[in-house]
RNA sequence: GCCGAGGUGGCGAAACUGGCAGACGCACUAGAUUCAGGGUCUAGCGGGGGCAACCUCGUAGGGGUUCAAAUCCCCUCCUCGGCA
Numbered sequence: 001g002c003c004g005a006g007g008u009g010g011c012g013a014a015a016c017u018g019g020c021a022g023a024c025g026c027a028c029u030a031g032a033u034u035c036a037g038g039g040u041c042u043a044g045c046g047g048g049g050g051c052a053a054c055c056u057c058g059u060a061g062g063g064g065u066u067c068a069a070a071u072c073c074c075c076u077c078c079u080c081g082g083c084a
Stems, first nucleotide, its partner, number of pairs: 001083007010026003019067001028044006046057004060076005
C1' cells in the first nucleotide's frame, strides 16, 4: 500500500429486512433478610438540565439518503486478521 472483519452503558454482549437504542449477563448503588459478611429477594443504575413531574442529547467522529439510520451511502480516526 491492497483486501476483509470490527468500534453500542463501568465491562461483556444483543437489537431479524431500516421501525420504542441498550435485551440478557457481570459489576455497582439503595432497601429487605443476617450478629456480621456472603448468598438470596426487591428496586435502581448513559450524559446534561430540573426541587420534582419531566425535558433534551447519546451507537468511534463528521456529512448524506429517508417519514424514520446502531443498521444504507461518502470521508476521517482507531483495533484485529490476511496479502504484498